[in-house]
Molecule: transfer RNA
Organism: Trebouxia sp. A48
């Protein structure tokens, strides 16, 4: 150079027939325990890679564009 796939909380991931985002661990409170661990309740914590559009409405659709990956030259 050409073309595919990926990008979501601190970390691994999930949500794609478009309707105000979830799971695990981890953190943090509390319960329990003589203390810690296990174990059980809850919180907190993300304007989903950036900009731009089409929609009443977008994590998803369209374009551009960045980063990682693989494949071809």
């Nucleotide at each position: 150079g050409a073309u595919g796939c990926a990008a979501u909380g601190g970390c691994g991931c999930a949500g794609u027939u478009g309707g105000c985002a979830g799971c695990g661990c981890g953190u943090c409170a509390g319960a329990u325990u003589g203390u810690g661990g296990c174990u059980c309740u809850g919180g907190a914590g993300g304007u989903c890679c950036u900009g731009g559009g089409a929609u009443c409405g977008a994590a998803a659709c369209c374009c551009a564009g960045u980063u990682g990956u693989g494949u071809c030259a």